[in-house]
Molecule: transfer RNA
Organism: Minisyncoccota bacterium
């Protein structure tokens, strides 16, 4: 320098354009003399910045970050 993937909660993945889910983890409770374990709750995200659309995590553009290929 070209080109191709990928960006969603602390972490690992969902999500046909139509109310972002779920496991761990974290907090609260219940159990237990206590811890753990177990079972109940509840917080917690869409990289950024335009554009299409009645409505965008999803579709286009251009930017950043990581990864890979060629050179």
């Nucleotide at each position: 320098g070209c080109c191709c993937c990928u960006a969603u909660a602390g972490c690992u993945c969902a999500a046909u354009g139509g109310c972002a889910g779920a496991g761990c983890a974290a907090c609260g409770g219940a159990c237990u003399u206590u811890u753990a374990a177990u079972c109940c709750g509840c917080u917690g995200a869409u990289c950024u910045c335009a554009g299409u659309u009645c409505g965008a995590c999803u579709c286009u553009g251009a930017g950043u970050g990581g990864g890979g290929g060629c050179a």